[in-house]
RNA sequence: GGGCGCGUGGCCCAGUCAGGAUAUGGCAAUAGCCUCCUAAGCUAUAGAUCGGGGGUUCGAAUCCCCCCGCGCCCGCCA
Numbered sequence: 001g002g003g004c005g006c007g008u009g010g011c012c013c014a015g016u017c018a019g020g021a022u023a024u025g026g027c028a029a030u031a032g033c034c035u036c037c038u039a040a041g042c043u044a045u046a047g048a049u050c051g052g053g054g055g056u057u058c059g060a061a062u063c064c065c066c067c068c069g070c071g072c073c074c075g076c077c078a
Base pairs, nucleotide, nucleotide: 001074002073003072004071005070006069007068010027011026012025020058029045030044031043032042033041051067052066053065054064055063
């Protein structure tokens, strides 16, 4: 340098192919219940610029373009 894949709450992910409005689940956190206390269990709550920017569209996590970061493969130099 070329190709491919990935980036979504504190952490790990679903949703993307085939656009449809309020974005999914688990763990963790907070509060409550329970318990003599703790753990476990149960209930509830909060937490998301969907990597950044632009475009298309009535409507974008999803489609298109550019950029950033990470990983894998190939190539070049030594």

The RNA shown here (transfer RNA) has 78 nucleotides and comes from a Thermoplasmata archaeon. Model confidence (mean pLDDT): 80 of 100. Taxonomically the source falls in Thermoplasmata (Archaea, Methanobacteriati, Thermoplasmatota). Rfam family: tRNA. It is annotated as a transfer RNA. Gene Ontology term of the family: triplet codon-amino acid adaptor activity.